[in-house]
RNA sequence: GAAGCUGACUAGACAGUCGCUGCCUGUGCAAACAGGGAGAGGAAAGUCCGGACUCCAGAGAGCAGGAUGCCGGUUAAUGGCCGGCCGUCGCGAGACGAGGAACAGGGCCACAGAGACGAGCGUAUUAAGUUACGGUGAAACGCGGUAACCUCCAUCCGGAGCAAGACCAAAUAGGCAGGCUAUGAUGCUGCUCGCUGAGCCUGCGGGUAGGUUGCUUGAGUACACAGGUAACUGUGUAUCUAGAGGAAUGACUGUCCACGACAGAAUCCGGCUUAUCGGUCAGCUUCCCUA
Numbered sequence: 001g002a003a004g005c006u007g008a009c010u011a012g013a014c015a016g017u018c019g020c021u022g023c024c025u026g027u028g029c030a031a032a033c034a035g036g037g038a039g040a041g042g043a044a045a046g047u048c049c050g051g052a053c054u055c056c057a058g059a060g061a062g063c064a065g066g067a068u069g070c071c072g073g074u075u076a077a078u079g080g081c082c083g084g085c086c087g088u089c090g091c092g093a094g095a096c097g098a099g100g101a102a103c104a105g106g107g108c109c110a111c112a113g114a115g116a117c118g119a120g121c122g123u124a125u126u127a128a129g130u131u132a133c134g135g136u137g138a139a140a141c142g143c144g145g146u147a148a149c150c151u152c153c154a155u156c157c158g159g160a161g162c163a164a165g166a167c168c169a170a171a172u173a174g175g176c177a178g179g180c181u182a183u184g185a186u187g188c189u190g191c192u193c194g195c196u197g198a199g200c201c202u203g204c205g206g207g208u209a210g211g212u213u214g215c216u217u218g219a220g221u222a223c224a225c226a227g228g229u230a231a232c233u234g235u236g237u238a239u240c241u242a243g244a245g246g247a248a249u250g251a252c253u254g255u256c257c258a259c260g261a262c263a264g265a266a267u268c269c270g271g272c273u274u275a276u277c278g279g280u281c282a283g284c285u286u287c288c289c290u291a
């Protein structure tokens, strides 16, 4: 210098103006106004695994069904992750692997080959299917192979999901209880008369519309130290970093550059997978050149 491997970080920058959704402070009965401060991601995605949380069900056991499958560790938990062994690929750094069982049973075995799981068949041989051999093929006249084929073995799994669930609570209709009512309820009608002629009034409870909550302080984040090969764990200090609800997080202008990809929270968290213009850093491998 070229070509690669592994891991990590970043995801246009700055300034101004006008908005949108929460929060805090002040004024205000309220509506609102003023000031301050906050406001998407590494995947917020797919919803594929594992948990938290909530409701329902549930003595215990089994069947069915599903998932996983070398050994050890890690974790709240996992099918994730870490370490090791083995196998395959690569010159290598490394990458990938559902990696238990094929004398419990069933199925299947491309091409080639006469014949592929069943013993038959061909040639030679023998008292006798008695013995030997059979080009092909991964496997051939057999105690072969195949389980991301059925299956067996071992382990694990109750169901539904924030539209979970909880609280407040109209109008109308219906329910229950009490009271009044043909000795006239009710309506016209505020009262009296008149007409009408069977319901009316009160209370309670359930549900719907609507509203509130669940809702973001959490297996949190950053740094340091300690333990461990590592995943990870412990201790200390500091810190609060969206919470909407038909759904905010935007638009415009100016300057600069390497000219900007995939993409938008919806209960929360740990993973996996998929999408992604580019840029940066660290460790390592192979080859070439120079000294």
Stems, first nucleotide, its partner, number of pairs: 001287010012256007020039002023036005041262001045273002048271005053161004065157005070084005085099001086097004100152002105150002107146003117142001121134004165213004175204006187195002220239008257260001
A computed fold for a 291-nucleotide RNA from Nitrosomonas sp. Nm33, annotated as Bacterial RNase P class A.
The coordinates come from a structure-prediction model, not an experiment, and the mean pLDDT is 78.
The source organism's lineage runs through Bacteria, Pseudomonadati, Pseudomonadota, Nitrosomonadaceae and Nitrosomonas.
Its Rfam family is "Bacterial RNase P class A". It is annotated as a ribozyme.
Of the family's consensus pairs, 93% are formed in the model.